[in-house]
Small-subunit ribosomal RNA from a metagenome, 1480 nucleotides, folded computationally.

RNA sequence: AGAGUUUGAUCCUGGCUCAGGACGAACGCUGGCGGCGUGCCUAAUGCAUGCAAGUCGGGCGGACAGGGGAGCGAUCCCCUGUCAGCGGCGAACGGGUGAGUAACGCGUGGGCAACCUGCCCCCCAGUGGGGGAUAACCCUGGGAAACCAGGGCUAAUACCGCAUGGGGUGGGGGAGCUGAGAUGCCCCCCACCAAAGCCGCAAGGCGCUGGGGGAGGGGCCCGCGUCCGAUCAGCUAGUUGGUGGGGUAACGGCCCACCAAGGCUGCGACCGGUAGCUGGUCUGAGAGGACGGCCAGCCACACUGGGACUGAGACACGGCCCAGACUCCUACGGGAGGCAGCAGCAAGGGAUCUUCCGCAAUGGGCGAAAGCCUGACGGAGCGACGCCGCGUGGGCGAGGAAGCCCCUCGGGGUGUAAAGCCCUUUUCCGGGGGAAGAGAAAGGACGGUACCCCGGGAAUAAGCGCCGGCUAACUACGUGCCAGCAGCCGCGGUAAUACGUAGGGCGCUAGCGUUGUCCGGAUUCACUGGGCGUAAAGGGCGCGUAGGCGGCCCCCUAAGUCGGCCGUGAAAUCUUCCGGCUCAACCGGAAGGGGCCGGCCGAUACUGGAGGGCUCGAGUACGGGAGAGGGGGGUGGAAUUCCCGGUGUAGCGGUGAAAUGCGUAGAUAUCGGGAGGAACACCAGUGGCGAAGGCGGCCCCCUGGCCCGGCACUGACGCUGAGGCGCGAAGGCUGGGGGAGCGAACGGGAUUAGAUACCCCGGUAGUCCCAGCAGUAAACCAUGGACGCCAGGUGUCGGGGGACUUGACCCCCCCGGUGCCGAAGGUAACCCAUUAAGCGUCCCGCCUGGGGAGUACGGCCGCAAGGCUAAAACUCAAAGGAAUUGACGGGGGCCCGCACAAGCAGCGGAGCGUGUGGUUUAAUUCGACGCAACGCGCAGAACCUUACCAGGGCUCGACAUGCCCGGGAAGGGUGGAGAAAUCCACACCGUCCGCAAGGACCCGGGCACAGGUGCUGCAUGGCUGUCGUCAGCUCGUGCCGUGAGGUGUUGGGUUAAGUCCCGCAACGAGCGCAACCCCCGCCGCCAGUUAGGAUGUCUGGCGGGACCGCCGGUUAAAGGCCGGAGGAAGGUGGGGAUGACGUCAAGUCAGCAUGGCCCUCACGCCCUGGGCUACACACACGCUACAAUGGCCGGCACAAAGGGUUGCCAAGCCGCAAGGCGGAGCCAAUCCCAAAAAACCGGCCCCAGUUCGGAUCGCAGGCUGCAACCCGCCUGCGUGAAGCCGGAGUUGCUAGUAACCGCAGGUCAGCACACUGCGGUGAAUAUGUUCCCGGGCCUUGUACACACCGCCCGUCACGUCAUGGGAGCCGGCAACACCUGAAGCCGGCAGGCCAACCCGAAAGGGAGGCAGCCGCCCAGGGUGGGGCCGGUGACUGGGACGAAGUCGUAACAAGGUAGCCGUAGCGGAAGCUGCGGCUG
Repeated sequence: AGAGUUUGAUCCUGGCUCAGGACGAACGCUGGCGGCGUGCCUAAUGCAUGCAAGUCGGGCGGACAGGGGAGCGAUCCCCUGUCAGCGGCGAACGGGUGAGUAACGCGUGGGCAACCUGCCCCCCAGUGGGGGAUAACCCUGGGAAACCAGGGCUAAUACCGCAUGGGGUGGGGGAGCUGAGAUGCCCCCCACCAAAGCCGCAAGGCGCUGGGGGAGGGGCCCGCGUCCGAUCAGCUAGUUGGUGGGGUAACGGCCCACCAAGGCUGCGACCGGUAGCUGGUCUGAGAGGACGGCCAGCCACACUGGGACUGAGACACGGCCCAGACUCCUACGGGAGGCAGCAGCAAGGGAUCUUCCGCAAUGGGCGAAAGCCUGACGGAGCGACGCCGCGUGGGCGAGGAAGCCCCUCGGGGUGUAAAGCCCUUUUCCGGGGGAAGAGAAAGGACGGUACCCCGGGAAUAAGCGCCGGCUAACUACGUGCCAGCAGCCGCGGUAAUACGUAGGGCGCUAGCGUUGUCCGGAUUCACUGGGCGUAAAGGGCGCGUAGGCGGCCCCCUAAGUCGGCCGUGAAAUCUUCCGGCUCAACCGGAAGGGGCCGGCCGAUACUGGAGGGCUCGAGUACGGGAGAGGGGGGUGGAAUUCCCGGUGUAGCGGUGAAAUGCGUAGAUAUCGGGAGGAACACCAGUGGCGAAGGCGGCCCCCUGGCCCGGCACUGACGCUGAGGCGCGAAGGCUGGGGGAGCGAACGGGAUUAGAUACCCCGGUAGUCCCAGCAGUAAACCAUGGACGCCAGGUGUCGGGGGACUUGACCCCCCCGGUGCCGAAGGUAACCCAUUAAGCGUCCCGCCUGGGGAGUACGGCCGCAAGGCUAAAACUCAAAGGAAUUGACGGGGGCCCGCACAAGCAGCGGAGCGUGUGGUUUAAUUCGACGCAACGCGCAGAACCUUACCAGGGCUCGACAUGCCCGGGAAGGGUGGAGAAAUCCACACCGUCCGCAAGGACCCGGGCACAGGUGCUGCAUGGCUGUCGUCAGCUCGUGCCGUGAGGUGUUGGGUUAAGUCCCGCAACGAGCGCAACCCCCGCCGCCAGUUAGGAUGUCUGGCGGGACCGCCGGUUAAAGGCCGGAGGAAGGUGGGGAUGACGUCAAGUCAGCAUGGCCCUCACGCCCUGGGCUACACACACGCUACAAUGGCCGGCACAAAGGGUUGCCAAGCCGCAAGGCGGAGCCAAUCCCAAAAAACCGGCCCCAGUUCGGAUCGCAGGCUGCAACCCGCCUGCGUGAAGCCGGAGUUGCUAGUAACCGCAGGUCAGCACACUGCGGUGAAUAUGUUCCCGGGCCUUGUACACACCGCCCGUCACGUCAUGGGAGCCGGCAACACCUGAAGCCGGCAGGCCAACCCGAAAGGGAGGCAGCCGCCCAGGGUGGGGCCGGUGACUGGGACGAAGUCGUAACAAGGUAGCCGUAGCGGAAGCUGCGGCUG
């Protein structure tokens, strides 16, 4: 620091995903040791049990126990210990939790002239003298209990008067001091206000009271900071302030009475949601983001809610009262309780510990102290939960054991790994010693721990994840879109490095993975640090409020800003250094860092503020000017339609073609007259005006803005603009008019598979006017406004100037508008470019992946239609922009081809042959499937072939190689069984090489192995088909482009051709084209020949000839084209061979080869028979015909190219013939096959299913062959079928071609209508490129790229999921109104009760207090109507997703009606149509 993923590829935009770090974690597998940390994140759910706050006898009276003393005794006194009670202090700390709280709660900085403070410290003053009670205790009584009542006794540091007053408090008065300001300080007068004792022999100590001060702690107030929602926009009645009062330690509307009507809010009030805040923690380069567990500070809470009491302090976790819920006890009357203290239990949950030890340390409470208490704390325990450290051994040890894995079988890997030898002992086990922690002594829970020593022994100790890319690590087997994997892209459909297993490897290691969450990567909310023409994104346009921003000069100020110093920013944490545990984690010390904080001093460039000035920004006035700018009124002609009349007659109209429609009741056409509505041809422009929407005949009235000129005036008056207000095409709505034409809907006619469309005939709303509403659009330059700056060129509109003129022309210059082209620059590219999308400043609006969705809900607006605002669940790994190369187009241009056209002969109909499909079959073996499968593999299926079927058989095999054992030459013959294969028999024959061992060969047995036309042509080689004999396909270097890529190869000509020429940022080159090769045509030379010779022909070889070379024309002086001459041949002379880069996963595993898989007495091998020859059909390729250009009979010519020794076979003879006999010749320019046929000559037939046609069938023969039944060919005789020229459609061919005619060959025993060749006869037509098919080049559009056989839209049907509405139903939350109202505070009354003080001898009274009652407030409860939120709901709406469902074809190519936007109507659906708009 980046990477993967949209594409065929590219660049950009953009989302998703990954690699990192972290955690109070959990889960899976695994687990040796230690240290330090840490451990209910959920139910602030409920809790059994124990413990967590007591202490003081030196405050007091007493009880009990023990002891002592006095007394005769009752009894009294003293000491020690324990104890309840009275009293004091503590219990408000410590400990827990995070529910509530969005708040002065917290943080930070300040303030209190508005405050309190027990214990502690310092100082001042004092502590005199009295009084009355009451617990305990005793008695009586009630109660189950908790407890309670009455009577009686008693003490105090408990309680109450009195005295004193340094002083305090209250009231009154006073000059002064501090200060911004006295309510503070100081002085005087009046009134009121204190106290407690205990211990000690004593000294003295501890206390107590009043006051002042301090320290520490607290209370209150203020500035600033502190989450989300605006689909929460208005909130507020103690509300805001005042006066007076109450209350408090204290200010305050905190509370009350009265008065006023305020207060808060877009700098976000109110409401809702969420949340304890901070130091800090995690992450990050930082800025930032997220978090607030442990530790520390603050706050809040203590079953829920309310309340006060006590107290220095509480509204009080382990106090009280009340209400509520819950639990427990109960004798049913009534009581008790509150673990969010420590442990522990239940429950919930993915999940979180011991009912441990100790007060030894630190700290706290009480005490004079000893001491007691302390689940604070110190420790130990449990959990790999985290961090840190250590170990599971170290050295040597083979070209390298075994096992396992792979293998091309050679080997490779695990791997120095193991074994083995030597060594060590952390850890472990055993034994011994043994701390620090304790400040003067003793005292240690941890702990017989840490640590040390000795002994033993490699001993006790390794796993987890991953290995397709990202991302480090690969093989085998299994599986076969199955099972499964997966963070993203994606793997798996028979060779899977992606699943599972194994071997191996990579990574980390007592851990390793997974999941969850946070930050990062993400500059993907952009302050640092993004954008908005086309990717998401400029508001439809203007006016303008708040706000933001603002020209030049001078002076002042010092808020912002900058500098210095001071204060604060707790500790811990963090960073650096140092130190302590063996290291580290951990701990300690020092330093540093940290704020939008406060104070003081200073600076003044810039911004702000105050003042003064300026004119260039802005504006005003004046003089000119252009214009479809707006509103109103009037008016004109053309045209359409309608009405009236004339002329006139058979049609008009409409379309691709028609029809509906109109017309003999007189249309259309034409002339005249009239009515009415709407729109304004030409001018007209790439023009003008307006802010936008938009504006178009002419005239008049009213009115807005703009430009030019000179430079008189004002003096920054400016720019932008959240809200707000106004304007706003078309369509639409309301009311009223109007209505010619056009024309949604609708009717009809066509088209069509259908046609709810496109086309046609009609036609209503509407289109027009007035008034009002609506407020949208592709409201677009898809480009917000303002200002400044930054090359030009060229047109045009308005104005001005200069020069020159007859001139308003032309020319030059300036200002304003509007276009085009271009520099720099910008941009992903396209493109923009003084009219910016450049360079800058200011302000506003808007964007943050696609779908869901501009939708739902809510709110606002509207008469409605609907508009504005605007989500989520769920789902996808993309959706996109620009450009590139292709491909494609019912896009364009140019050009080829028997592509069409022109023409000839066919096919498609018939019969037959052959092939194929289908069907059949035991089998009908297999392959080939549009062109480019189908007379194809098959250039020869009766057996064989043969791969198929049935049956009979064989297993070392029909065939190869090697080894072992036994036997024998091999082999042949005969006989028997059998369908054959095969088996058996027989002294029947036979006997190899080598001296031998042995070997060749054969038989039998055994082992390796053979064998397979079994599968995969989607694992392959090779070969082939096809586009296509088309003219193309590329490379090097250079150049252009961010890049894919382009250029070259495009262009202008030309060619059969990327053929050649010219031009050109290209210059060259390669594979193709052409040529070189073969055949034919002309000539020459040489040679040859088959009775002999010669020539020609002929055969073979060699060579010549043709090159646009010559002439003319044309073109560009090139290349070429046209014509001509010569020539056998003329512009590649004809034909062949030759097939570029590539495409079709084209064809072939059955020709061959070959990886992998499969079979192994069988999927191998042999044999017999059958099948491949089936037949209701269908197609393809052929043959023969349908006849007279013919058939038949007779006669008679003329080839070429081939073949021939298991062969071709002459003559002759036999047979009607096939053929037979025969045997000459020929290894072939000699002989044979062999006749060529059509043609030609003569004859017959006479248009007829025939003397056409020959299928089919019968009989008789011939040939080949082991064998013609299934299933060959031929011959003769007989039989004579369909068929009379072939529908839609379709094939070949451009010259020695088509057509017609025969000949030969290969295959082959035989079998040819096929195939491959050969010659004979020998045409027609081509004006041309509109159309069909294929192709080449350029260009254009594209949403296609397995590429139009592409892509893709909507309804419907099915499944799954989430969600809106919904009669309602259920629940939660917070308010409001009224009723009720506990405890308690406060107030009132107080007739009942009362020791202290007063009067009184007393009785009694007074003062004061209390119960009780009343009142205010109030938790809670009740009733009621609403609000907000959630759950659920018959049914219903759309949505998303789901390999192969239905209907159509809307969009992408002019997508076949250009598309799209807004609106309206209509339609199964996409959609169609109207109106206006946009060009994307």